[in-house]
RNA sequence: AUCUUAUCCAGAAAGGCAGAGGGAAUGGCCCAUUGAUGCCUUGGCAACCCAUAACAUUCGCAGUGAUAUGAAGGUGCCAAAUCCGUCCAUCACAUAAUAUAUAUAUGUGCAUGGAAAGAUAAGUC
Numbered sequence: 001a002u003c004u005u006a007u008c009c010a011g012a013a014a015g016g017c018a019g020a021g022g023g024a025a026u027g028g029c030c031c032a033u034u035g036a037u038g039c040c041u042u043g044g045c046a047a048c049c050c051a052u053a054a055c056a057u058u059c060g061c062a063g064u065g066a067u068a069u070g071a072a073g074g075u076g077c078c079a080a081a082u083c084c085g086u087c088c089a090u091c092a093c094a095u096a097a098u099a100u101a102u103a104u105a106u107g108u109g110c111a112u113g114g115a116a117a118g119a120u121a122a123g124u125c
Stems, first nucleotide, its partner, number of pairs: 003123006013042005021031003025086004043078003048074002050070004055065003082117001087114004091109006
């Protein structure tokens, strides 16, 4: 670096180094010299891989599935929902023109669903 699948509204910070931007892009909104982002150390969170148990599937084993418990090891993570929006649809509201309703267009939203992009894991080339 390719592809596939799963998850992303929960959770978890101290010390040291260094010194200006950082939160991927963009708009917003935040964080930051009371030292952020980053690097190192220690600690923690979580439970993807993992460990254990019983269950289902099977004649039985293997494998697989869902469940419960755990945290030794491999990753990951420890501001804000992936910080929020961006594309599509729905819903609601506002405005406009037409002849009242329906319908149409435009805009807005602490709204809903999905996609895209991204991150992480496991597998894969």
The RNA shown here (SAM riboswitch aptamer (S box leader)) has 125 nucleotides and comes from Sediminibacterium sp. The sequence was found by an Rfam model in a public genome assembly. Its mean pLDDT, the model's own confidence on a scale to 100, is 81.